[in-house]
RNA sequence: UAAAAAUAUUGGCAAACCCAUCGAAAGGUGGCGACGCAAAGCUACGGGACUAAAGAAGAAAUUCCAUGUCAGCCGGGUUGCGCAG
Numbered sequence: 001u002a003a004a005a006a007u008a009u010u011g012g013c014a015a016a017c018c019c020a021u022c023g024a025a026a027g028g029u030g031g032c033g034a035c036g037c038a039a040a041g042c043u044a045c046g047g048g049a050c051u052a053a054a055g056a057a058g059a060a061a062u063u064c065c066a067u068g069u070c071a072g073c074c075g076g077g078u079u080g081c082g083c084a085g
Stems, first nucleotide, its partner, number of pairs: 012037002018031005035072001041078003045075003048070003055064003
């Protein structure tokens, strides 16, 4: 360098819809189901997005506001599997 053989890795997660349930809502959880994902594991730290119960303003309509939510929006942090070096 070329060829052959063996080992390793066959699995993991689950968008939308629908159902149940919790919640004021956003959204979460479980079931069903696969749009996708090599961190679609974890973490609200920075940016961003969503909601507005309580509270505040207002004559009212309504407006403001996160202490609520999103990690499958981007970045950061952190943990981890296989293979190769």